Description:
The RNA shown here (transfer RNA) has 74 nucleotides. RNAcentral holds the sequence, with entries from ENA and Rfam. It matches the Rfam family "tRNA". It is annotated as a transfer RNA. The prediction has a mean pLDDT of 81.

RNA sequence: GCCCUCGUGGCGAAGCGGAUUAACGCGCUUCCCUCCGGAGGAAGAGAUCGCAGGUUCGAUCCCUGCCGAGGGCG
Numbered sequence: 001g002c003c004c005u006c007g008u009g010g011c012g013a014a015g016c017g018g019a020u021u022a023a024c025g026c027g028c029u030u031c032c033c034u035c036c037g038g039a040g041g042a043a044g045a046g047a048u049c050g051c052a053g054g055u056u057c058g059a060u061c062c063c064u065g066c067c068g069a070g071g072g073c074g
Base pairs, nucleotide, nucleotide: 001073002072003071004070005069006068007067010026011025012024028044029043030042031041032040050066051065052064053063054062
């Protein structure tokens, strides 16, 4: 330098035939239970989907350019 894959709440992770309220697990907050609790039960908060453009009536999803991570080739 070229090519491929990936980037989604604090962490992991699903969703990509374009349209929903973006799952789920862990963690966090509150409440209940309990002698106490990091155990058990219930409820809740938390993501402008890496950044910027484009296509479209409409983009996490398609296209382009950057940035970052991993891998391959030279």